[in-house]
RNA sequence: UGGUCAUCAAGAAAGGCUGAGGGAAUAGACCCGAUGACGCCUUGACAACCGACUCCGUUCAAUAACGGGACACGGUGCCACAUUCUACUUUUGCACUCUAUGCAUCUGGCUUUUUCGCCCGGAUGAAGCAGAAGAACGAUGAGUG
Numbered sequence: 001u002g003g004u005c006a007u008c009a010a011g012a013a014a015g016g017c018u019g020a021g022g023g024a025a026u027a028g029a030c031c032c033g034a035u036g037a038c039g040c041c042u043u044g045a046c047a048a049c050c051g052a053c054u055c056c057g058u059u060c061a062a063u064a065a066c067g068g069g070a071c072a073c074g075g076u077g078c079c080a081c082a083u084u085c086u087a088c089u090u091u092u093g094c095a096c097u098c099u100a101u102g103c104a105u106c107u108g109g110c111u112u113u114u115u116c117g118c119c120c121g122g123a124u125g126a127a128g129c130a131g132a133a134g135a136a137c138g139a140u141g142a143g144u145g
Stems, first nucleotide, its partner, number of pairs: 001145002004142005013043005021032003026087004044079001046077001049075003054069006088134007103125005108119003
């Protein structure tokens, strides 16, 4: 660094150093960050891919192999937000002239410590919005080129 297989909506903290950006890429959004993020080091936790040890089952028996369980000793991984969300395909619902309604932004009143919630509040804007499944991309492990 390229393929293959598997997993990815769960889970998990402190201290020290550093000092401004960070959340992979492109675009849009939304978050984190001098109350010190990101990164590095130490200790610890979380989890269980590979190895070790151990138990059970299958294969006539054994070695061995396969499957399941336990453990957390070793190698990794990981310790904000679902791979932070969306983008592609299929499908479902709402909308696509007026009203109503769905979406985004701004804003009034009520309740409440605040958030949330309610008045199916108001105004403006666009033609899109929301859900489900799959894919793609990415990350990690194992084996391999």
Molecule: SAM riboswitch aptamer (S box leader)
Organism: uncultured Chlorobiaceae bacterium